[in-house]
Context: one part of a larger RNA
Formats: sequence, C1' cells, structure tokens
RNA sequence: GGCGCAUGAUGGAUGCCUUGGCACUAACAGGCGAUGAAGGACGUGAUAAGCUGCGAUAAGCGUCGGGAAGGGGCAAAUACCUUUAGAUCCGGCGAUUUCCGAAUGGGGCAACCCUUUAUACUGGGCACUGAAUACAUAGGUGUCUAGAGCGAUACCCAGGGAAGUGAAACAUCUCAGUACCUGGAGGAGAAGAAAUCAACCGAGAUUCCGCUAGUAGUGGCGAGCGAACGCGGAUCAGCCUAAACCGAUCAGUUUACUGGUCGGGGUUGCGGGACCGAUAAUGUGGUAGUGUGAUGGAUAGUUGAAUCUUGCUGGAAAGCAGAACCAUAGACGGUGACAGUCCGGUAAACAAAAUCUUGAUCACACCUAUUCGGCACCCAAGUAGGUCGGCACACGUGAAACGCUGACUGAAUCCGGGGGGCCCACCCUCCAAGGCUAAAUACUCGUUAGUGACCGAUAGUGAACCAGUACCGUGAGGGAAAGGUGAAAAGAACCCUUGACAGGGAGUGAAAGAGAACCUGAAAUCAUGCGCUU
Repeated sequence: GGCGCAUGAUGGAUGCCUUGGCACUAACAGGCGAUGAAGGACGUGAUAAGCUGCGAUAAGCGUCGGGAAGGGGCAAAUACCUUUAGAUCCGGCGAUUUCCGAAUGGGGCAACCCUUUAUACUGGGCACUGAAUACAUAGGUGUCUAGAGCGAUACCCAGGGAAGUGAAACAUCUCAGUACCUGGAGGAGAAGAAAUCAACCGAGAUUCCGCUAGUAGUGGCGAGCGAACGCGGAUCAGCCUAAACCGAUCAGUUUACUGGUCGGGGUUGCGGGACCGAUAAUGUGGUAGUGUGAUGGAUAGUUGAAUCUUGCUGGAAAGCAGAACCAUAGACGGUGACAGUCCGGUAAACAAAAUCUUGAUCACACCUAUUCGGCACCCAAGUAGGUCGGCACACGUGAAACGCUGACUGAAUCCGGGGGGCCCACCCUCCAAGGCUAAAUACUCGUUAGUGACCGAUAGUGAACCAGUACCGUGAGGGAAAGGUGAAAAGAACCCUUGACAGGGAGUGAAAGAGAACCUGAAAUCAUGCGCUU
C1' cells in the first nucleotide's frame, strides 16, 4: 500500500406518517364597483420584527340570536385586565372603515404635493341662456341621471386573423376560421316560431344528444375535408309590430293635401286584414307583467343508544383472554398500540330574533276567438332580382342552386312573390326585405357535502414549511430549496472539564443508541482497531 472483518463518524436513501395537492360527483352560487371595487401602502397590541385580523371607534365598537366557563389569534412567558349582571367563541344585521388605486378638484416619480365651491370626463333628460344671422341653430351655464374599472388564461357572440405543420419537396389545398388581438353580453350566451323541409306521402320554431355515416359528395379527385333527408331521445311556448282604415293633436304650405306624434285597428298562407252590409257570443281560455308571500331551503345550533373497580402483556390497552350491551347509530376522526358501547360525532328527530332565497295561492294588469256576401284599399324598397368582384355553405367555379355583399343597376302587391341544387314546363310548398322569446346545451374563480384500483415530500400544485417568497434580470420575465423529538417538554436542576463549542456524570422518559444538527438511518466517503498479504 491492497483486501477483509468489526466499531464509529459523515451522509440522508429507504420504510412508516400527512397538515398539502390532484381528479371527479351532487347541490348552491355565478359577480364586485362612483354608497369608491379588485389589489395594495401605511398604521393598529402592555411588551410586537413577521403572519393573521382590524382601520385614528384600528387582534376591534353596537345590536339581535346561538352557546356555556373560561378568555385576552399564530405564540411560549411575565404583568395587567375581562367574565354566570353570561365574557371569549359562532351566526344575522349595523357602525367605523386613514392613504393609493377606475381614482374622478389640479398636479404627480401610486400610497405624495398644491389649492380649497370640486360627480374629472363621456352619453342622455330638463331648465336657463345664446353667435355669425331676423326667426332659429351651433355653442355656453346649471341641474338630474347613467357609464367607466376589476374578475375565471373558463364558457358565449361578433369584428379582424397567422405560421410551424401535413401533403413524405411545394404553390392550390391543409393546419384553421385554430392560436392570437379587439369589442360586447350573461348566468348562461347564441339560435328561434318557416319566403323551412319533403316528394305527390307528409312534417311543422330553435337548441343539444345518439344514429344515419366516415355514407352522399368534395378534393393538385393528392394529403385531406365531409354533410343532409330521415329515425330515436332531452326539452318543449309561443308572441308583438309596420301597412290599409278611424280619431285626436302639431307642423308645413299651393287651402286642398302632405308629413310628424299619440291612441284605436291589425298580424295571416285552407291567404290574411282594412272598409261596407248581414250574422254569432257577453263570456271562454291564458300569461313570460306588477304585487302578495303559503311552503321549503341557506346563513349559528340542539337532543342523540350501548362495557367492565375482570384477568394477562405493556410506559400506556383501544391488543389477547373472559363475561355483557346498543344498533334507523358497525361513516369518519381522536384518545399513551388496533375502541360500535371513552371523546367528538354518526342514524334518526328537532331549531332562528335577523337577513337572504324559493315562489304555492290570491289580487291587479294584460292577451284572447264567429260565419256569409260585397268591394279590390293594404300586406315591410334602393328591398327582391340582375351583371361584375369576393365570401360563406361538407361543396376548391364547378352544370353550382340556396345564403351574405363591395361596385353598377333595379321589380311586383295576391290575376302577387320566394323555393323545390344550372335551366324550362307542370305540380307541390312557403310568404322575405321589422322585433321579442323560457327549457333542454356550454363552463367553474368560488361555497357546502362527499368520493377515489389518484400522489405521499426528487411524488402531488411552482408552493404540505410565512412561496410567486428568497434569489436572478434595467425590464418584460424567470423562479427555488426547505416536512417528522416525545404519549406528554417531563426540553436535562445540580456537579466536573472548559474561553467557548462540546463532552462526562446526575436526573426525566418505555426508549436519550428519541437531546432539540432530534423517527427509521442504506450507499458513496472518512477514521480507528484486528486479521491476511506485498
């Protein structure tokens, strides 16, 4: 020096554990904000750096309920308070709520400065004023009212809108109307009561699901894209205007009309309505409006069965042995090891002064209908349609309909008009150019209850721990590591060595080889001792 063994040191794997995560289910909730939000800054305690709570009334104030012996948060200790005249605590409703922040009197390098009438600005209403310019209008002033900003990287609608990629290259095509940007809305949103389909039979708003079907099609007929009819389900709900005509009122003028506003009328495709003349009913049915507020629920809680002074082991019994009991309760968690009967609970049954929610019922309000004949007044116009250029439809211009529209054009009014995939005829079907509409559907920042052949500290959230922290970056942004004494601190009085750390006794404890660098304590590595060997 090497190898081996042993004992230690170092180290923190492994095992066990879980306060934290992940995914999902059901119900709820789906918003907050100029009455100043979200988020912060600074304060606030007897002592107080941080977190939490709160706001100069500052770990809190009032009140109404619940509850019952202690309480003054995390968080020990001391002091001092408070409390059966009911505190602390839990819930409802209030009060207070600095400064910044949409931030809004002005400014500004957020949490500051300056002035002191300050809803700053924008939209709308009203009033008063009021130019060029006579009436007027623009404008101005005052006042009332609404908006703004945040939020869940979710869901929805709209306006814009890629590329990597695939096509084994690439240009049409694809990715994809995706990502992303912008605007808007709600608890959902969008869509929606046929100018729809169908096929000579018929259906009867929309939305969503399963099929139809990877079919028919489309496609450098490549890669790919990809319906509908119809059927089965979920859920079901239908309505209001415009016009003709009538009335009122105002305005304009060519004095007879036109236009505006309000009210009536009217709302359809077996065409309907208006008007005229006959005719029937006096009430029927309904509602998504405004109130009312039965009942149930939410936000604190209450009651809640049943084992042992038996024996054994042990530090400890819930274990083992023995003997009992309850059960509409043998879910779960805790307790010194594994407890139906020890504790909290669980099954079951109850409970609210206050606020919220649900919305039965009732009231009001509103809507609601005949038939026949005549007449030929109305039935949504720069619209439908056309041409050109695009887009969207599963459909890439194709035989390309239907839908949308940038340019140019441009009808008809029921003897009318649209559609049935070029086009024509016949036939069938529907009534555009105005609007509203619950449910079935999508999602989850969040609340409550629960579940898991989900993780168990290099896992599971980035974060089990004071984490979006420390730290890095000018900044946008990036972004960690870090859990475990013990049943209980009983956290080692006292003595010895010592400058201290540390150690040795003593003591506690079941254990200190559990001593705070604390459960278990692998390996690499180091030290010491012994053996073998060179």